[in-house]
Molecule: transfer RNA
Organism: Candidatus Omnitrophota bacterium
RNA sequence: GGGCCGGUAGCUCAUUAGGAAGAGCGCCAGACUUUUAAUCUGGUGAGCGUGGUUCGAAUCCACGCCGGCCCA
Numbered sequence: 001g002g003g004c005c006g007g008u009a010g011c012u013c014a015u016u017a018g019g020a021a022g023a024g025c026g027c028c029a030g031a032c033u034u035u036u037a038a039u040c041u042g043g044u045g046a047g048c049g050u051g052g053u054u055c056g057a058a059u060c061c062a063c064g065c066c067g068g069c070c071c072a
Stems, first nucleotide, its partner, number of pairs: 001071007010025004019055001026044006048064005
């Protein structure tokens, strides 16, 4: 320098052919318990950035940034 894959919640990951985002763990509160733990209920919080396309973008396009792999 070129190619490919990935970047979504505090962490690990889903969400595919565009209609606006979920799970587990975590955290907070409550119930239960003598207390803690466990269990149950409720809550919490996210699309790497900037543009473009579109009525509408996590999803499509362009350029960047970060990580991994391969080639030179």